Molecule: RNase P RNA; transfer RNA
Organism: Promineifilaceae bacterium (SeqCode)
RNA sequence: CAAGUUGGCCGGGCGAUCGCGGCUCUUUAUGGGCUGAGGAAAGUCCGCACUCCACCGAGCAUGGUGCCGGCUAACCGCCGGGCGGGGUGACCCGACGGCAAGUGCAACAGAGAGGAGAUCCCCUCAGGGCGUAUGCCUUGGGGUGAGGGUGAAACGGUGGUGUAAGAGACCACCGGCGGCGGCAGUAAUGGCGCCGGCCAGGCAAACCCCACCAGGAGCAAGGCCAAGCAGAAUGGAUUGGCGCCGGCUUGCCGGUGCCACCGGGGCUGCUCGUCCCGUCUGACAUUCGGGUAGGCUGCACGAGGGCGGCAGUAAUGUCGCUCCCAGAUGGAUGAUCGCCACCGCGCUGAUCCGGUCGUUGACCGCGGCCAGCGCGGAACAGAAUGCGGCUUAUAGGCUGACUUGGUAC
RNA sequence: GCGGGUGUAGCGUAGUGGUUAACGCGUCUGGUUGUGGCCCAGAAGACCGUGGGUUCAAAUCCCACCACUCGCC
Numbered sequence: 001c002a003a004g005u006u007g008g009c010c011g012g013g014c015g016a017u018c019g020c021g022g023c024u025c026u027u028u029a030u031g032g033g034c035u036g037a038g039g040a041a042a043g044u045c046c047g048c049a050c051u052c053c054a055c056c057g058a059g060c061a062u063g064g065u066g067c068c069g070g071c072u073a074a075c076c077g078c079c080g081g082g083c084g085g086g087g088u089g090a091c092c093c094g095a096c097g098g099c100a101a102g103u104g105c106a107a108c109a110g111a112g113a114g115g116a117g118a119u120c121c122c123c124u125c126a127g128g129g130c131g132u133a134u135g136c137c138u139u140g141g142g143g144u145g146a147g148g149g150u151g152a153a154a155c156g157g158u159g160g161u162g163u164a165a166g167a168g169a170c171c172a173c174c175g176g177c178g179g180c181g182g183c184a185g186u187a188a189u190g191g192c193g194c195c196g197g198c199c200a201g202g203c204a205a206a207c208c209c210c211a212c213c214a215g216g217a218g219c220a221a222g223g224c225c226a227a228g229c230a231g232a233a234u235g236g237a238u239u240g241g242c243g244c245c246g247g248c249u250u251g252c253c254g255g256u257g258c259c260a261c262c263g264g265g266g267c268u269g270c271u272c273g274u275c276c277c278g279u280c281u282g283a284c285a286u287u288c289g290g291g292u293a294g295g296c297u298g299c300a301c302g303a304g305g306g307c308g309g310c311a312g313u314a315a316u317g318u319c320g321c322u323c324c325c326a327g328a329u330g331g332a333u334g335a336u337c338g339c340c341a342c343c344g345c346g347c348u349g350a351u352c353c354g355g356u357c358g359u360u361g362a363c364c365g366c367g368g369c370c371a372g373c374g375c376g377g378a379a380c381a382g383a384a385u386g387c388g389g390c391u392u393a394u395a396g397g398c399u400g401a402c403u404u405g406g407u408a409c
Numbered sequence: 410g411c412g413g414g415u416g417u418a419g420c421g422u423a424g425u426g427g428u429u430a431a432c433g434c435g436u437c438u439g440g441u442u443g444u445g446g447c448c449c450a451g452a453a454g455a456c457c458g459u460g461g462g463u464u465c466a467a468a469u470c471c472c473a474c475c476a477c478u479c480g481c482c
Base pairs, nucleotide, nucleotide: 001405002404003403004402005401006400007399008398009397010396012340013339014338015337016336017335018334020036021035022034023033024032025031038380042391043390045389046388047387048386049385050218051217052216053215057272058271059270060269062214063213064212065211066210067081068080069079070078071077082096083094084093085092086091097209098208102207103206104203105202120147121145122143123142124141125140126139127138128137129136130135156174157173158172159171160170161169175199177196178195179194180193181192183190184189222297223296224295225294231288232287233286234285235284239260240259241258242257243256244255245254246253247252248251262278263277264276265275266274267273304323305322306321307320308319309318310317311316342377343376344375345374346373347372348371349370351368352367353365354364355363356362357361410481411480412479413478414477415476416475419434420433421432422431427465436452437451438450439449440448458474459473460472461471462470
């Protein structure tokens, strides 16, 4: 210098005028003061806080997560490590438990698609034909899976022994798998030794198995105040025991409490369990009809921001100092102008470089840099209970670390 | 705020892992007719909303995004 990898940050500043939301002051009105979006406020994809569901219980179902360790209020998050894959490298990517538990799936092609496989080929036996002949052709039975060939995938690879031909049938080495032992590491895992059987195929973002985590609803949660209204129809559940009180016809009636049973509702999928309500003055369910469309609160001091120290490789934690930072509810946060800063284009000037003329300077250059003037531009987007993440969008710019290649010293 | 669904040819749909994605209407060409329609024969038209991933193989399974649409109080 070129090409690249990765992290952090900014995302206009100041002032004036007019306008809008919130808070506040007083001299209460055409008043003053203070303050007013984001890194994603977005998508609503995860996780919490908070609130209610009487208590928030158990099991099943369902859903989610899925190498190991750590961080955290929690997480489908973050940090560190392991393993696998990609890249020359910096570095990047990975739903990364289990298919030697079970069930299932694999089109077409192919002999055969899961303890598979013969109709090409190879070998052998028997028969027939041809030929002088080692042989060739053909029919049937048997052996084999080495070879050819199909496929995304064909039941380890290479070499040898062996055989009629062959084959882990056997042997050596290599790859891979399982078991045991001991080593390093918190662990995932790594590497070592011995033994085994010759080999165990793919798919779990197929059902499923294993481990762990989830009760439901959501600020339109919920609380308070005010205002308003009219109810109607249909369906709708049984008795028993014990105790007490009263009445009398003295064994019945009435009332009431408890228990069981029955009906319904809540625990927001089901069951158990539990709580509550209930017999015509009827719980509850369904349908029709009527009313409201307001205010306050929740709601802005918080897992809060900034700076510094300490612990930790880091995520993060902790301590000290310091700051107070939007709260609308048809929903404010805007517009114009001036100056400065940034980018692009044009013009002018100075200077540098290169060239031409030929001399104490002129001229030329889609040239570099600086200054001035003019014109234009400036992203994505926008709070609505709050917070931690993820994902997606983003003009332009600043900056740290690192890699590869080239050149010069 | 919470929770569903859909996206396939110009239009309406089918297809739920396996040849070159199927059907109807429409379009185009030819035939029939004096001409048009009906009718008959044939043809074109889709990278399945976008981008990734799993798998031998994806419209189909998974993830992210985009657009449209419905329900609840």